[in-house]
RNA sequence: GAGCCGGAGCGGGAGAGCCCCCGCACGAUCGGCGGGGCACCGAAGGAGCAAACUCCCCGGAAUCUCUCAGGUACAGCUACCGCUUUCGGCAA
Numbered sequence: 001g002a003g004c005c006g007g008a009g010c011g012g013g014a015g016a017g018c019c020c021c022c023g024c025a026c027g028a029u030c031g032g033c034g035g036g037g038c039a040c041c042g043a044a045g046g047a048g049c050a051a052a053c054u055c056c057c058c059g060g061a062a063u064c065u066c067u068c069a070g071g072u073a074c075a076g077c078u079a080c081c082g083c084u085u086u087c088g089g090c091a092a
Stems, first nucleotide, its partner, number of pairs: 003090004007085006017038001019037006039072003045068001046066003053059001
């Protein structure tokens, strides 16, 4: 020391019931919390699979599939993308 990978900061960032029932506190409604039920979403995470490759086996990806988890007004989170980095590792 170009570059690559990860971390951090900033910005962008979709989808799907503000569903139903019961309980709690509040004088009551709205609203909040807890429990149950059915429906739905896939882009935290998790899991599964192809071909090439290989004598054979193993291995073998995701934005695909599953929906365990998570989520379905707003908010928040979010794979991924862009920029920054006197953060770390590798490095011709």
A computed fold for a 92-nucleotide RNA from Qaidamihabitans albus, annotated as Glycine riboswitch aptamer. Lineage of the source: Bacteria > Actinomycetota > Pseudonocardiales > Pseudonocardiaceae > Qaidamihabitans. The prediction has a mean pLDDT of 78. The sequence was found by an Rfam model in a public genome assembly.